Lysine riboswitch aptamer from a bovine gut metagenome, 162 nucleotides, folded computationally.
RNAcentral holds the sequence, with entries from MGnify.
Model confidence (mean pLDDT): 85 of 100.
The model forms 100% of the base pairs in the Rfam consensus.
RNA sequence: UGGUAGAGGCGCGAGGUUCAUCAGUACUUUGUGGGAUGUUUCAGAACAGUUGAACAUAAAGGAAAGGGUGCAUCGCCGAAGGUUUUUCCGAGUCUGAACCGGAGAUUCCUGGGUAUGCAGCGAACAGCUGUAUAACUGUCAUCGCAAGAUGGAGUGCUACUG
Numbered sequence: 001u002g003g004u005a006g007a008g009g010c011g012c013g014a015g016g017u018u019c020a021u022c023a024g025u026a027c028u029u030u031g032u033g034g035g036a037u038g039u040u041u042c043a044g045a046a047c048a049g050u051u052g053a054a055c056a057u058a059a060a061g062g063a064a065a066g067g068g069u070g071c072a073u074c075g076c077c078g079a080a081g082g083u084u085u086u087u088c089c090g091a092g093u094c095u096g097a098a099c100c101g102g103a104g105a106u107u108c109c110u111g112g113g114u115a116u117g118c119a120g121c122g123a124a125c126a127g128c129u130g131u132a133u134a135a136c137u138g139u140c141a142u143c144g145c146a147a148g149a150u151g152g153a154g155u156g157c158u159a160c161u162g
């Protein structure tokens, strides 16, 4: 210095499937009120609307996605997560831009899980993400007779091998 293999543990992630939640919500029909707008935001167009828009309410009918639990399987140990910039795809009537979701490249950060506080996302008190603190845990270095202490970071560490 190249290659191969491996370890950390409530370890990480993917699709499948079950269940609950989402929610008696969105939406549809009818009635009543209402009285000019409505289709995510902006610009333009198109469509609907006084044969009654938005909105509110009553009755009848009535979801889904995302996120979550369990189960088995698969891929793994920068597993993976986030951030910067950028390309492409998708949904919302159409076009352009924004917002939202997904995939790739790229810059930087994080060893790992847990608990708590704050912030954001979310229907949520679930969960996820970021950040700070705390002990725990694995690894290496230094000090130490030892117990142990201090510190570093995964482009690290251990084993084998050229």
Base pairs, nucleotide, nucleotide: 001162002161003160004159005158006157009077011076012075013074014073016071017070019068027061028060029059030058031057032056033055037048038047039046040098041097042096043095044094045093080110081109082108085105086104087103088102089101090100092099111137112136114134115133116132117131118130119129120128121127139152140151141150142149143148